[in-house]
This is a predicted structure of a 94-nucleotide RNA (c-di-GMP-I riboswitch aptamer) from a marine sediment metagenome.
């Protein structure tokens, strides 16, 4: 970074699969991408299983512990095709 050449990747959707979910992996499929190659270091966003917490209920004359359901908090989880950053790579016009 070009009306170049050779190529590459693959959004949404869909089928299967893993996962609590976000999302990942594989097949199909192309919205797009000059790093849409690799890496969770910083930010941002997404999810909330476990954990903490409030309420209801099981429930009796009535409690405790516990179970179930609804809500709130929360990343150790996820996103590199959200941004920054690091590393590597094809071609070579202006």
């Nucleotide at each position: 970074g070009a009306u170049a050449a050779a190529g590459g990747c693959a959004a949404a959707c869909u089928c299967g699969u893993c996962g609590a979910a976000a999302g990942g992996c594989g097949g199909g499929g192309a919205c797009g991408c000059a790093a849409a190659g690799c890496c969770a270091c910083g930010g941002a966003a997404c999810u909330a299983a476990a954990c903490c917490u409030g309420g209801a209920u099981c429930a009796a004359u009535a409690a405790a512990a516990g179970g179930u359901c609804c809500g709130g908090g929360c990343a150790u989880g996820u996103u590199g095709g959200c941004c920054g950053g690091g590393c590597u790579g094809c071609c070579g016009a202006a």

Annotation:
RNAcentral holds the sequence, with entries from MGnify.